[in-house]
Molecule: transfer RNA
Organism: Anaeramoeba ignava
RNA sequence: GGUUCUAUGGUGUAAGGGUAGCACGUGAGACUUUGAAUCUCACAGUCUAGGUUCAAAUCCUGGUAGAACCA
Numbered sequence: 001g002g003u004u005c006u007a008u009g010g011u012g013u014a015a016g017g018g019u020a021g022c023a024c025g026u027g028a029g030a031c032u033u034u035g036a037a038u039c040u041c042a043c044a045g046u047c048u049a050g051g052u053u054c055a056a057a058u059c060c061u062g063g064u065a066g067a068a069c070c071a
C1' cells in the first nucleotide's frame, strides 16, 4: 500500500427493512435478628457523517477504531 471482516446499555450476546430483546450488572423495595440467596420494580445501548425508503441496527457511500490475509 491492497483485499476482506467486525463495531448494539457498564460487560457478554440476539434482532430476515416495521415497538431494539435476553443474561449478567447497577439502584430501590419486599423477605431476614443481620448477611447471602430468592422475588418485584426501575436504570442504561445501535462507532460517526450523509444517502435510499412511508419506515434503516439492518441496504448504499465516506470517515474513525480494531482484526485477519497478501505485498
Base pairs, nucleotide, nucleotide: 001070002069003068004067005066006065007064010024011023012022013021018054025043026042027041028040029039030038047063048062049061050060051059